[in-house]
Context: one part of a larger RNA
RNA sequence: UGACGGGGGCCCGCACAAGCGGAGGAACAUGUGGUUUAAUUCGGUGAUACGCGAGGAACCUUACCUGGGCUUAAAUGCAGGGCGAUUUUUCCCGAAAGGGAUUUUUCUUCGGACGACCUGCAAGGUGCUGCAUGGUUGUCGUCAGCUCGUGCCGUGAGGUGUCGGGUUAAGUCCCAUAACGAGCGCAACCCUCAUCGUUAGUUGCCAUCGGGUAAUGCCGGGGACUUUAACGAAACUGCCGGUGUAAACCGUGAGGAAGGUGGGGAUGACGUCAAAUCAGCACGGCCCUUAUGUCCAGGGCUACACACGUGUUACAAUGGUCGGUACAAAGGGACGCAAAUCCGUGAGGUGGAGCAAAUCCCAAAAAGCCGGUCUCAGUCCGGAUUGAAGGCUGCAAUUCGCCUUCAUGAAGUUGGAAUCGCUAGUAAUCGCGGGUCAGCAAUACCGCGGUGAAUAUGUUCCUGAGCCUUGUACA
Numbered sequence: 001u002g003a004c005g006g007g008g009g010c011c012c013g014c015a016c017a018a019g020c021g022g023a024g025g026a027a028c029a030u031g032u033g034g035u036u037u038a039a040u041u042c043g044g045u046g047a048u049a050c051g052c053g054a055g056g057a058a059c060c061u062u063a064c065c066u067g068g069g070c071u072u073a074a075a076u077g078c079a080g081g082g083c084g085a086u087u088u089u090u091c092c093c094g095a096a097a098g099g100g101a102u103u104u105u106u107c108u109u110c111g112g113a114c115g116a117c118c119u120g121c122a123a124g125g126u127g128c129u130g131c132a133u134g135g136u137u138g139u140c141g142u143c144a145g146c147u148c149g150u151g152c153c154g155u156g157a158g159g160u161g162u163c164g165g166g167u168u169a170a171g172u173c174c175c176a177u178a179a180c181g182a183g184c185g186c187a188a189c190c191c192u193c194a195u196c197g198u199u200a201g202u203u204g205c206c207a208u209c210g211g212g213u214a215a216u217g218c219c220g221g222g223g224a225c226u227u228u229a230a231c232g233a234a235a236c237u238g239c240c241g242g243u244g245u246a247a248a249c250c251g252u253g254a255g256g257a258a259g260g261u262g263g264g265g266a267u268g269a270c271g272u273c274a275a276a277u278c279a280g281c282a283c284g285g286c287c288c289u290u291a292u293g294u295c296c297a298g299g300g301c302u303a304c305a306c307a308c309g310u311g312u313u314a315c316a317a318u319g320g321u322c323g324g325u326a327c328a329a330a331g332g333g334a335c336g337c338a339a340a341u342c343c344g345u346g347a348g349g350u351g352g353a354g355c356a357a358a359u360c361c362c363a364a365a366a367a368g369c370c371g372g373u374c375u376c377a378g379u380c381c382g383g384a385u386u387g388a389a390g391g392c393u394g395c396a397a398u399u400c401g402c403c404u405u406c407a408u409g410a411a412g413u414u415g416g417a418a419u420c421g422c423u424a425g426u427a428a429u430c431g432c433g434g435g436u437c438a439g440c441a442a443u444a445c446c447g448c449g450g451u452g453a454a455u456a457u458g459u460u461c462c463u464g465a466g467c468c469u470u471g472u473a474c475a
Base pairs, nucleotide, nucleotide: 001475002474003472004471005470007469008468009467010466012464013463015459016458019422020421021420022419026313027312028311029310030309031308032307033306034304035303042053043052064299065298066297067296068295069294070293077121078120084103085102086101087100088099089098090097106113107112124288125287127286128285129284133282134281135277136276137275138273140271145184146183147182148181149180150179151160152159153158164175165174166173190265191264192263193262195233196232197231198230199229200228205222206221209220210219211218236259239253240251241250242249243248315415319374320373321372322371323370324369325368331362332361333360336355337354342349343348381412386407387406388405389404390403391402392401428451429450430449431448432447433446434445
């Protein structure tokens, strides 16, 4: 100087407390361990691995296994040769191998160029090392810290500044001060939401006027409103009162759409963990070169006594079911989204209007509200599992896809110890969309809106940080 302490002081955080809802018990989905296997490819393992890489494993992907092939599948350059194309057939699981027929590549400035084959170099490797590396990332932590120049102090390591008194979300600011300044962080500048104005009025809107319909901004028209999208205004403790030297704090203060960082996002200092990644990519070294390269078929990554994580659905009456009826936002669409119509109980089929989309389509929002029924049961709860019949995608659905209908109807009656999330449009709950994608194992992930709480007396304790101080058998 750090680090540590079941030392001290101050302070903060869904850290505890106060609350709400979960998970741990059940079934299933998914990931992991283990076991099994010819193979169950590889990586990731406390927090910071385990619905993670994977934002889509039937083939492909695919890296693994079995079997069968090749020695070049693909790239580049040099040297020799002009070697080609189309069609048909046999064999093979296929890659590939063999045969027949037709025609003798294309361009040309006639020098040559392109492509096939052979030879050699050369390639190729998801082979190893993340403890040789770059780049990128997680984490402490959006925590308030981490440093420098000059000066001063100390023999020196170092200290001071950065400490002290206040204050703040903040090393934020003020006062004091052997320090005076500065940098990276904090904050602000950026995006978005909330209010208003100006400009603009189509594909959006419809208050007023007119026309029309069974009905609808449907039509003429209009720019008011909503909205769209560009510019601007607005919030700064600016004003008032109180406290205070000041910074600042307090106020059911005023005004205001918004009040003290207005809400949310992006933004992650010096560093820590020899943290993660050689399988995104790049790259040093090592290794393989008729194989650890490469092509193909089939299988596997989907196994299953079991253990764990993350989720979904439930155990019901604040509910199930039947009928009627209302209100979103944000997205996607040409290898596409697909309306109306008709067929089918349905998945779906037919059909093809319209739309490269504020115009058309996906599209039905669901919880909600109104009415009927069920009356506390393993039930009209719950839907696993299984049987049968179908639909769709795709060359192909057996291993191993999704969906529909009928039948079947398991466990489950609120979950031990221990444990997780959340402070407001949040939790909880309800549906909708998107990416990937032929299809889909999506209950995942990323977004969107609808309905919409409870509680916070407080900092004693648990836990993790920060500052000061103290002790030290630690470095």